Context: one part of a larger RNA
RNA sequence: GAGUGAACGCUGGCGGCGUGCUUAACACAUGCAAGUCGAACGGGUGCAGGAAAUUGGUAACUUUUUCUUGCAUUAGUGGCAAACGGGUGAGUAACACGUAAGAUACCUCCCCUCAAUAUGGGAAUAACUUGCCGAAAGGUGAGCUAAUGCCCAAUAAUACUACCUGACUGCGGUCAGGCAGUUAAAGGCUCCUGCAAAGGUUGUGAUUGAGGAUGGUCUUGCGGCCUAUCAGCUAGUUGGUGAGAUAACAGCUCACCAAGGCAACGACGGGUAACCGACCUGAAAGGGUGACCGGUCACAUUGGCACUGAGAUACGGGCCAGACUCCUACGGGAGGCAGCAGUGAGGAAUUUUGGACAAUGCCCGAAAGGGUGAUCCAGCGACGCCGCGUGGAGGAUUGAAGGUCUUCGGAUUGUAAACUCCUUUUGGAGGGGACGAAACUCUACCUAUGGUAGAUUGACUGUACCCUCAGAAAAAGUCACGGCUAACUACGUGCCAGCAGCCGCGGUAAUACGUAGGUGGCUAGCGUUACUC
Numbered sequence: 001g002a003g004u005g006a007a008c009g010c011u012g013g014c015g016g017c018g019u020g021c022u023u024a025a026c027a028c029a030u031g032c033a034a035g036u037c038g039a040a041c042g043g044g045u046g047c048a049g050g051a052a053a054u055u056g057g058u059a060a061c062u063u064u065u066u067c068u069u070g071c072a073u074u075a076g077u078g079g080c081a082a083a084c085g086g087g088u089g090a091g092u093a094a095c096a097c098g099u100a101a102g103a104u105a106c107c108u109c110c111c112c113u114c115a116a117u118a119u120g121g122g123a124a125u126a127a128c129u130u131g132c133c134g135a136a137a138g139g140u141g142a143g144c145u146a147a148u149g150c151c152c153a154a155u156a157a158u159a160c161u162a163c164c165u166g167a168c169u170g171c172g173g174u175c176a177g178g179c180a181g182u183u184a185a186a187g188g189c190u191c192c193u194g195c196a197a198a199g200g201u202u203g204u205g206a207u208u209g210a211g212g213a214u215g216g217u218c219u220u221g222c223g224g225c226c227u228a229u230c231a232g233c234u235a236g237u238u239g240g241u242g243a244g245a246u247a248a249c250a251g252c253u254c255a256c257c258a259a260g261g262c263a264a265c266g267a268c269g270g271g272u273a274a275c276c277g278a279c280c281u282g283a284a285a286g287g288g289u290g291a292c293c294g295g296u297c298a299c300a301u302u303g304g305c306a307c308u309g310a311g312a313u314a315c316g317g318g319c320c321a322g323a324c325u326c327c328u329a330c331g332g333g334a335g336g337c338a339g340c341a342g343u344g345a346g347g348a349a350u351u352u353u354g355g356a357c358a359a360u361g362c363c364c365g366a367a368a369g370g371g372u373g374a375u376c377c378a379g380c381g382a383c384g385c386c387g388c389g390u391g392g393a394g395g396a397u398u399g400a401a402g403g404u405c406u407u408c409g410g411a412u413u414g415u416a417a418a419c420u421c422c423u424u425u426u427g428g429a430g431g432g433g434a435c436g437a438a439a440c441u442c443u444a445c446c447u448a449u450g451g452u453a454g455a456u457u458g459a460c461u462g463u464a465c466c467c468u469c470a471g472a473a474a475a476a477g478u479c480a481c482g483g484c485u486a487a488c489u490a491c492g493u494g495c496c497a498g499c500a501g502c503c504g505c506g507g508u509a510a511u512a513c514g515u516a517g518g519u520g521g522c523u524a525g526c527g528u529u530a531c532u533c
Stems, first nucleotide, its partner, number of pairs: 001533004006529005013388006019381002021346001026344003030341003035080003040077002043074011056061001087299003097223007106216002111212007119153004128143006159182003163178006188204002191200003225271003232262003237259008274296004278289004301322005324335004352378001354377003360374001361372004391422004402413004426474001428469005436460001441455006477522005482503003488517005498505002
C1' cells in the first nucleotide's frame, strides 16, 4: 500500500446492488418448511332430481323407508412424490476431493425411439358396523365390502438358465445358429357414437424385449498439511482354490492352503483439516484463504440396524440402546430447528416469529388446479462497493462584529459572513403511473394431432419513473499537526497529570500532555484494534 462475512470509539442526509452466528455440530417455546390425484377404488356427508313402497288427508299434497342418477366434498385403500429442493462442516489425511483414464465387472423410476402383447379365474383387507382394554398414546376380537391393491393358471422371445456347433479373440470371453427349461399384464379410466347391448385409429395408462438419453456405482495413474522428541507396522494381515453375498469386481464374508504384504522415495503412530472452481495479495514466481456463488463429499441429539423402493441404510420414515427434555391417573407414553423465522446461552459480534406463489423452477394431476420459508420480494444493520447531496455566481480604500495572537503599529479567521442575483438534485407536498406477462387455460374462426385472433393473470406496488409547487430552505464529521509524515501558536500543568507505532516527550517559557484559536488529511464517513499478502 492492498484486502476483510469484521468488531470497537465518535459522527451520520438519500439511493442502487450485494452481504449479515467466523463463537456452543449448545439447548430449544410457538408457527410454517411435502404433498397431490375422485379421470384407480368402495364408503361417508351435503345439495338437486328419478322410481317403488308407506303415514296422514275427500283431494291437492305430505311423512318415512328402500333403490338409483348427477354435482360438490373427502377420512380410508391404492398410485406417484417424499432419496429432489433447503441446512451444516462435526467427522474424514481417505480414491474424500481434483485431474486423466478404464469397466470384456455394473445399475438406471420418470422421458424418447422401435418391436410385440394384454386370455381365464380366485382369496382377502382397510374404511364401515359392533364388542372389549387403556388416564392418554393407542391396542385388540367378531362381521361386511372394492380396486390400476394381492394371488393362481394360460400364452412366450432377440429376456433368463443349462448344454451343443461354428466364427472371431486381447484366450478372459464376445458374436451367430441350434436344443431344452423358466418368467408377464390393468384392456383399467376417460372421451365419442348408440335407447341399450355393444362398437371405436379420442386420450391416457398396464406388460415383455431391444436401443437411446439422463443419473449413479466401481477400479486405477498422478496431485495437494505438520511431526522422526512416532522406526518398525500387519493374522483377514498378503496371495491362491472353492463357496456365499452384491447391480457388479474384489478378503466384501467364510472354509481350506501357502507365508506373505508395507516401510527413510517416511510405513505405523500423533496433531490439524471437509476438498475444488475460485477469492485476497504480488510485476511475476510465490504466499495466504476456502464466507457469499457453483461442483463433489460427509452429517442430521449420540451409537447401531435393517425395511420399503429404480434410487436411502432415509434431516421434518421405522426399530433398538444411551444422554437430555416434556406429559402421566405412576401402569405407561411423547420429542429431536446443522429447514425459514424466532428464544435462551456463549461471545467483541451477526437481522423479521414479514408478503406472495405474480415470475423462475420442482412435485402431483388429462386438465382446471393444489403444494412449495426452494424462489421472488419487502423489513433491519454505513457491514461492504458504487452514485448523489449538504448549494452556485457576485460580493473589501469601511477586509464589519466577535474570536485568537501581538513587537500594541497591527496580523489572522477571511470572499468566509452579511448583502444582491440565481438554481432546486435529494428530501417535503400534489397529480399521473409502468417493465417484469405471455403463456397454461378459456372463447371465436380456420386450410384442424395444428394455426390465427381475442380474453384472463403482479407479491413487490400506487413502488420505479414522469410532471407541477414552495423554499437555501431540512442535511458534516472525524483524525492529526516533534521526526518518520502534509499541517503552529497561546494558555494551563510542572518527571505530576498524561502521551506513545518506533525514536522518544513531561523535572516553570512543552510546536510531543490538556484546552483554545489556526492549519493539514480524508469525507457520510473518519480513526483504532485484529488478521492476510
Small-subunit ribosomal RNA, 5' domain from a metagenome, 533 nucleotides, folded computationally. RNAcentral holds the full RNA, with entries from SILVA.